Molecule: c-di-GMP-I riboswitch aptamer
Organism: uncultured Desulfatitalea sp.
RNA sequence: GCUCGAUAAAGGCAACCCACGCCGAAAGGCGUGGGGCGCAUAGCCACUGGCCUAAUUCUACUCUCUUCAAGAGCAGAGAUGGCGGCAGGGCGACCGAA
Numbered sequence: 001g002c003u004c005g006a007u008a009a010a011g012g013c014a015a016c017c018c019a020c021g022c023c024g025a026a027a028g029g030c031g032u033g034g035g036g037c038g039c040a041u042a043g044c045c046a047c048u049g050g051c052c053u054a055a056u057u058c059u060a061c062u063c064u065c066u067u068c069a070a071g072a073g074c075a076g077a078g079a080u081g082g083c084g085g086c087a088g089g090g091c092g093a094c095c096g097a098a
Stems, first nucleotide, its partner, number of pairs: 004096002012039002016035008037085001043091003047088003050083003055080001057077003061073004
């Protein structure tokens, strides 16, 4: 140095719950405090796959009005939205027993 990861040491993160405040149409996310499932990277990046949502948009139908247009409802499609604590990939990193 590479691989690897210990009932080592120092430190780190925090699913979920509670209180308070906030962003978002939703999915989901953020901050502070208390607890804490778990994680060797549960550090960073939505690049590939996967998953979630469907505001805008498109299509069909129904209703209002009816000439059209417009509006409302409902169903379907659909990321420009998300999930890294889902798999892969990229980048960077603490410690050092076997």